[in-house]
Context: one part of a larger RNA
RNA sequence: CUGGGUGUAAAGCGUUCGUAGGUUUUUUUGUAGGUCCUUGAUUAAAUCCCGAAGCUCAACUUCGGAUCAGUUAGGGAAACCACUUUAAUAGAAGGGUAUCGAGGUAAGUGGAAUUUGUGGUGUAGCAGUGAAAUGCGUUGAUAUCACAAGGAACACCAAUGGCGAAGGCAGCUUACUAGGUAUUACUUGACACUGAGGAACGAAAGCGUGGGUAGCAAACGGGAUUAGAUACCCCGGUAGUCCACGCUAUAAACGAUGGACACUAGAUUUUGGCAGUAUCGACCCUGUCAGAAUCGAAGCAAACGCGUUAAGUGUCCCACCUGGGGACUACGGCCGCAAGGCUAAAACUC
Numbered sequence: 001c002u003g004g005g006u007g008u009a010a011a012g013c014g015u016u017c018g019u020a021g022g023u024u025u026u027u028u029u030g031u032a033g034g035u036c037c038u039u040g041a042u043u044a045a046a047u048c049c050c051g052a053a054g055c056u057c058a059a060c061u062u063c064g065g066a067u068c069a070g071u072u073a074g075g076g077a078a079a080c081c082a083c084u085u086u087a088a089u090a091g092a093a094g095g096g097u098a099u100c101g102a103g104g105u106a107a108g109u110g111g112a113a114u115u116u117g118u119g120g121u122g123u124a125g126c127a128g129u130g131a132a133a134u135g136c137g138u139u140g141a142u143a144u145c146a147c148a149a150g151g152a153a154c155a156c157c158a159a160u161g162g163c164g165a166a167g168g169c170a171g172c173u174u175a176c177u178a179g180g181u182a183u184u185a186c187u188u189g190a191c192a193c194u195g196a197g198g199a200a201c202g203a204a205a206g207c208g209u210g211g212g213u214a215g216c217a218a219a220c221g222g223g224a225u226u227a228g229a230u231a232c233c234c235c236g237g238u239a240g241u242c243c244a245c246g247c248u249a250u251a252a253a254c255g256a257u258g259g260a261c262a263c264u265a266g267a268u269u270u271u272g273g274c275a276g277u278a279u280c281g282a283c284c285c286u287g288u289c290a291g292a293a294u295c296g297a298a299g300c301a302a303a304c305g306c307g308u309u310a311a312g313u314g315u316c317c318c319a320c321c322u323g324g325g326g327a328c329u330a331c332g333g334c335c336g337c338a339a340g341g342c343u344a345a346a347a348c349u350c
Base pairs, nucleotide, nucleotide: 003322004321005320006319007304008303012318014201015200016199017198021194022193023192025088026087030083031082033081034080035077036076037075038074039073040072041071042070043069049065050064051063052062053061054060091191092188093187094186095184096183097182098181099180100179103177104176105175106174107173108172109171110154115149116148117147118146119145120144121143125136126135162169163168206247207246208245209244210243211242215241216240220236221235222234223233258317259316260315261314262313263312266295267294268293269292270291271290272289273288274287275286276285299306300305323350324349325348332343333342334341335340
C1' cells in the first nucleotide's frame, strides 16, 4: 500500500453553513465519450508457458504454437453511466391554515434574600470549630423594628419536561427576530445528499479599554491542625465573577457514538399536533405524524451492551486510526496584545 477499523481497546473535526469535487428520482428522443461485440494492424528477438525434436539423460540447444493486457483503425449494439431532449411528482423547496417552546437580541419592570448605611428598642456577648484561636463587640455588637442604598441571582411552578446546529437557554412584560411540527396538496419541477479548502458561531478561565462591585472568591495575610502543612478547617481578602465593546478558540466541547436516505417484532411512559369516538363542552378511549425516555424480537458485539433515536441490514459523501514512550513535543509556517492556539516530525528506547 492493500486490508481492517473508529461507544469503552488507536481512531468521529466542538458545531453549523457552504465552494470545488464525489454521489444522485421516474419518463421520452437523439448522440455514441465511457461500456460491450467483431475484424485488421502493432506490441523486435531472446526469455516465461505449452507441444515436439537434437546432444546416451538432464541442464542446454532447435522448431512450432499460444494467452493476458496495452495502443490504434474499420464495422456494429444501445441496456447501463455520460451528454442532449421531452414530460412527470414520490425527493427538495415555497404558499395557505393551525400550533409549540427557558430559541435569540434589546428595552422596561417585580418580589424574596444577603450586605451596608441611618434611626429606634436593648445589653454583653457574637461569630466560629472536632476542639479552639485569629476576628467582631461597652466609641454599644449579635438580636429585633422601621427606612434607605446598591449589586447579583431568579425559590415554588419544575419534570425521567421543553427549545436550540453545537456552545447553551429559566422571575414577569413588551418590541424585533429565527426555528420546529401538524394539516392542506395550491406553486416550482430534482432545484437533492455530502462537503477537501473556506466562512461563521463557539462553556469556563484568560487578555485589552471603560464602567460596576452586594454575595462569593484564585492570589495574599492571619488563626488552627501537623514532625512539617506553601493544604484540607476557621477569620479576613484582591483580581475575577457582572455590564459595554474588542480579542482569545480551547474543554470528559460526551451520547466519549459524523451527516443523509431506505429497510428490519413489539411493550410501556411522556411532550406537541391532527383525525375518530365520547360529551352540552372537556377528561377518557382508539388511530396517526413529529420529538423525548425505559425495556426488549431478530440481528450485531471481545464482552459490557446496542437494539425503528441501532452499535442491526444496505447505499452515498466527509473526517480520522495503524504498537508503547519520546510527543497534544522540537523545528518551520500561519494566527494571537500576551497567555498561547493550529499544523506536526526525528534521533533514541522498549
The part of an RNA shown here (small-subunit ribosomal RNA, central domain) has 350 nucleotides and comes from a Patescibacteria group bacterium. Rfam family: Bacterial small subunit ribosomal RNA. Gene Ontology terms of the family: structural constituent of ribosome and ribosome. The sequence was found in a public genome assembly. The coordinates come from a structure-prediction model, not an experiment, and the mean pLDDT is 85.